[in-house]
RNA sequence: GAUAGAGGCGCGGUGCGAAAGAGUAACCGUCCGAGGGGGUGCCCGACGACGACGGCAAAAGGUCAAACCGCCGAAGCGCAAAGACCGACGGGUUUUUGAAGCUGGUUCUGCGGAGAACAUCCGCAGGACUCCCGCACGCAAUACCGUGCGGAGGAGCUAUC
Numbered sequence: 001g002a003u004a005g006a007g008g009c010g011c012g013g014u015g016c017g018a019a020a021g022a023g024u025a026a027c028c029g030u031c032c033g034a035g036g037g038g039g040u041g042c043c044c045g046a047c048g049a050c051g052a053c054g055g056c057a058a059a060a061g062g063u064c065a066a067a068c069c070g071c072c073g074a075a076g077c078g079c080a081a082a083g084a085c086c087g088a089c090g091g092g093u094u095u096u097u098g099a100a101g102c103u104g105g106u107u108c109u110g111c112g113g114a115g116a117a118c119a120u121c122c123g124c125a126g127g128a129c130u131c132c133c134g135c136a137c138g139c140a141a142u143a144c145c146g147u148g149c150g151g152a153g154g155a156g157c158u159a160u161c
Base pairs, nucleotide, nucleotide: 001161002160003159004158005157008072010071011070012069013068014067017064018063027055028054029053030052031051035044036043037042039089040088075103076102077101079098080097081096082095083094084093085092086091104130105129106128107127108126109125110124111123112122113121114120131153132151133150134149135148136147137146138145
């Protein structure tokens, strides 16, 4: 350098369906009668805003079980660039690329953010478990296994050529 692998509630994606979203928004009718929205400029409002009652009544993102697909920096996040969309601007959303920037993985707790949500996702901190490697010790004394310490550790580790 090449090839093949390992961790485990392992990672990510996809269409159908389902729950929830929600008896919410929008729309319609009645009542009331002058404010309402915004970061700003401004915009909406007596052709009745805001609000109340009644009728009617969604959707998207996110989530879920199984199945299928791609995999083991799987993937996630921050930053930057470009494209697309919304917008009057400020700005926001999303996709792609880069990335010797950070993170081994799972889970729990606390805080913060997104979210309708106590679901879920993301970030930070801490705890536990676990994988890998190193060191020391023990055992049947190269192995295997166990204990302890350390590393954050994936551009790593194991095997073969």
A computed fold for a 161-nucleotide RNA from uncultured Sutterella sp., annotated as Lysine riboswitch aptamer. Model confidence (mean pLDDT): 81 of 100. The organism belongs to Sutterella, within Bacteria. RNAcentral holds the sequence, with entries from MGnify. Its Rfam family is "Lysine riboswitch aptamer". Rfam's curators write: Riboswitches are metabolite binding domains within certain messenger RNAs that serve as precision sensors for their corresponding targets.